[in-house]
RNA sequence: CCCUUAUUGAGAGUGGCUGAGAGAGACGGCUCUGUGACGCCCGGCAACCUGUUUUCCACAAGGUGCCAAUUCCGCGGAUUAUCCGAAAGAUAAGGU
Numbered sequence: 001c002c003c004u005u006a007u008u009g010a011g012a013g014u015g016g017c018u019g020a021g022a023g024a025g026a027c028g029g030c031u032c033u034g035u036g037a038c039g040c041c042c043g044g045c046a047a048c049c050u051g052u053u054u055u056c057c058a059c060a061a062g063g064u065g066c067c068a069a070u071u072c073c074g075c076g077g078a079u080u081a082u083c084c085g086a087a088a089g090a091u092a093a094g095g096u
Base pairs, nucleotide, nucleotide: 002095003094004093005092006091007090008089013042015041016040017039021032022031023030027074028073029072043067044066045065047064048063049062050060051059052058071088075085076084077083078082
């Protein structure tokens, strides 16, 4: 890389440094951003594994992960400012 399973609308700073772009990949749209985005440090959240617990709930925060907008939206359907579903993606665990 590939396969399987589960989760994916909630949650997460009025901090420091930096200084122009950013929203994982290609494109389009639409948003955020010198009232400081992105990135780093600190801090935090708790999805999965792990640990505690007779089990569940709950707790912890060790391993990954995450901390604007549903996974920002884009595919299909409908009663069409919205709702429902699918596909794909992301994350975790296991496997060839």